[in-house]
Molecule: Bacterial RNase P class A
Organism: Lachnospiraceae bacterium
């Protein structure tokens, strides 16, 4: 210098004017989207319902160890695949439990002799019968592989090495690695994100969850009052309806909370109420940031700081000026931890390879 690899940060900048939402002590006040707020794919908090215990069904996960509130996430390893390398990728238990499936081609796909090879027989350059999976042909896959020995020709039939399986020793927490011995391997192909088997885990629904306050009209009860009017009924009795007040139950319109860190105490303000808000103090927190210690790491513990977007038709925008590299993907709706996907570009750090020069 070029090519690559792993990780991280930012997400046009500055100023002005106008506007919107929420809070509020009402003022020249404060605050106001993202790294993914997205997909809603996992895990949890929280809420209501259910639940003695066990089993079936259903769903999920699947090498080993660790981390975590938990996870299908993360970290460190093992094995396999790719790359010269830094490094990347893997749903990585079991087809030797059983069942199913395997197009086309091919003689034959779990069973077989098409060509070839060998032997016998015959009517003998051919045919028939038998043997043979070494060679050819088909296929993703054709009876562990290579070489040898044997044989009529062949074949784990036998031998050596490699592979596989079993036993055992050593190292390792383990996955596993290395060594030794044994087994000829017809228990013979692939497929389990095919049924299934094995091990472990899982109650259901979700903030439109859910809790609370509560008009008006109507309902029920009690009381008051006129002893009035209407109906049954022409008259008497009786019953029903019509007024006002209070109470009760129900929970509609609507509202409050959940919900903008949480809880408790004290004091003040607001609201009919459910509640809410401000100040102060204390305690707490799977939240975030910094730091110290421990750990290879994920993380853990201690200390300090911070915790002011937030509605219910739903705010977070528009315009102007200047500058540049001319601006991508995308807009919170209960919250948190992850994963996945989208993204104009800019910058920083570690590492690898190649070339050149000193």
């Nucleotide at each position: 210098u070029g090519a690559g690899u792993a990780g991280c940060a930012c997400a046009a900048a500055u100023g002005g004017u106008c506007g919107c939402a929420c809070c509020g002590a009402u003022a020249u006040g404060g605050u106001g989207a993202g790294g993914a707020a997205a997909g809603u794919c996992c895990g949890g908090g929280c809420u209501u319902c259910g639940c003695a215990g066990g089993g079936c069904a259903g769903g999920g996960u699947g090498c080993c160890g660790g981390a975590u509130a938990a996870c299908g996430u993360c970290c460190g390893g093992u094995g396999g695949a790719g790359g010269c390398g830094a490094c990347u990728c893997c749903a990585a238990g079991g087809c030797u439990a059983g069942u199913g499936c395997a197009a086309c081609a091919g003689a034959a796909a779990u069973a077989u002799a098409c060509c070839g090879c060998c032997a016998a027989u015959g009517a003998a350059u051919c045919a028939u019968u038998g043997g043979u999976a070494a060679g050819g042909a088909u296929g993703g896959a054709a009876a562990g592989g290579u070489g040898g020995c044997u044989u009529a020709a062949g074949a784990g039939a036998c031998c050596a090495c490699c592979g596989c399986c079993c036993u055992u020793c050593u190292g390792g927490u383990a996955a596993c690695a290395g060594g030794a011995g044994g087994g000829g391997c017809a228990g013979a192909u692939g497929u389990a994100a095919a049924c299934c088997c094995c091990a472990c885990c899982c109650g259901a629904a979700g903030c439109a969850a859910a809790a609370c306050c509560g008009a008006a009209c109507g309902u029920a009860a009690a009381g008051c009052g006129a002893u009035a009017c209407g109906g049954c009924u022409g008259c008497c009795c009786g019953c029903c309806g019509u007024g006002c007040u209070u109470u009760a139950g129900g929970g509609u319109u609507g509202g409050u909370u959940g919900c903008g860190g949480a809880g408790u105490a004290u004091a003040g303000g607001c609201g009919u109420a459910a509640g809410u808000u401000u100040a102060u103090a204390c305690u707490c927190g799977a939240g975030c940031c910094g730091u110290a210690u421990g750990g290879u790491a994920a993380c853990a513990u201690g200390c300090g700081g911070u915790c002011a977007a937030g509605a219910u038709a739903g705010a977070u925008g528009a315009c102007c000026a200047u500058u540049c590299a001319c601006g991508a993907c995308a807009u919170a709706a209960c919250c948190c931890g992850g994963c996945u996907u989208a993204u104009c570009g800019u910058g920083c750090u570690g590492c690898u390879c190649a070339u050149a020069c000193a």